[in-house]
Context: one part of a larger RNA
RNA sequence: CGUAGGAGACUUGCGGAGAGUUAUCUUUAGUACGAGAGGACCGAGAUGAACGAACCUCUGGUGUUCCGGUUGUUUACCAAAAGCAUUGCCGGGUAGCUAAGUUCGGAACGGAUAACCGCUGAAAGCAUCUAAGCGGGAAGCCUCCUCCAAGACCAGGUCUCCCUGGAGCAAUCCCUAAAGGUCCGUUCUAGACCAGGACGUUGAUAGGCCACAGGUGGAAGCGCAGCAAUGUGUGAAGCUGAGUGGUACUAAUUGACCGUGAGG
Numbered sequence: 001c002g003u004a005g006g007a008g009a010c011u012u013g014c015g016g017a018g019a020g021u022u023a024u025c026u027u028u029a030g031u032a033c034g035a036g037a038g039g040a041c042c043g044a045g046a047u048g049a050a051c052g053a054a055c056c057u058c059u060g061g062u063g064u065u066c067c068g069g070u071u072g073u074u075u076a077c078c079a080a081a082a083g084c085a086u087u088g089c090c091g092g093g094u095a096g097c098u099a100a101g102u103u104c105g106g107a108a109c110g111g112a113u114a115a116c117c118g119c120u121g122a123a124a125g126c127a128u129c130u131a132a133g134c135g136g137g138a139a140g141c142c143u144c145c146u147c148c149a150a151g152a153c154c155a156g157g158u159c160u161c162c163c164u165g166g167a168g169c170a171a172u173c174c175c176u177a178a179a180g181g182u183c184c185g186u187u188c189u190a191g192a193c194c195a196g197g198a199c200g201u202u203g204a205u206a207g208g209c210c211a212c213a214g215g216u217g218g219a220a221g222c223g224c225a226g227c228a229a230u231g232u233g234u235g236a237a238g239c240u241g242a243g244u245g246g247u248a249c250u251a252a253u254u255g256a257c258c259g260u261g262a263g264g
Base pairs, nucleotide, nucleotide: 001151005162006161007160008159009158010157011156015148016147017146018145021049022048023047024046025045026044027043033038051105052104053103054102055101059099060098061097062096066092067091068090069089070088071085072084073083074081075080110142111141116136117135118134119133163263165174166173167172175261180258181257182256183255184200185199186198187197188196205251206250207249208247209246210245211244212243214240215239216238221234222233223232224231225230
């Protein structure tokens, strides 16, 4: 820009993309078959491999924004702390992300067929699956499954919402500005930007604060025991990023713009 008014939702599916794998074991059955050796079709069930998708409950990884230990140095000293030394080094670890972890998938049914196997059957009194006609038949084809999809220009469909002024020959002027949307702001399990979602005081959108979960692992101060190192009590203490719930304390203020007047 188009989809012959504008808008908000929900959809149909022309078409396109993806997927499509396979093994072993048990049973049928040591049956059919076979002198024996050997050894099935068909059917039923189980377990895997590789591949793929989603997810983070579990097992782990990461987690330089959390906690603790510890070395050197500094704050005069003790105690307690901060900076620097690869995050100084080390032990753990929430959320998120993640695989080696967890769950799930390939199917089945149907249709038309290939090779091939048939029925009926003439040309050609026979024969013949074929010439007319009618069946069976594949991991393949079309459906079925998942995703995208009306710029599918034959531009589809359904529902709902909105606009019912004036003057002028005309150009144009005056009045009017809907539904809805955007800008702007607080943001997100959304994201390169854009886009998308939530919210904007009629408010829990983010931060703060409160409570809890989870993490770390027993804070500081003081008391007690010990010559001391240290231990111990107060006390599952103190601290705590991303998690959960609550709470208007802070910030989402006020506003501006687009979009018209019933539609060749």
Predicted 3D model of a 264-nucleotide part of an RNA (large-subunit ribosomal RNA, domain VI) from a Myxococcota bacterium. Lineage of the source: Bacteria > Pseudomonadati > Myxococcota. RNAcentral holds the full RNA, with entries from ENA. Model confidence (mean pLDDT): 89 of 100. Rfam family: Bacterial large subunit ribosomal RNA.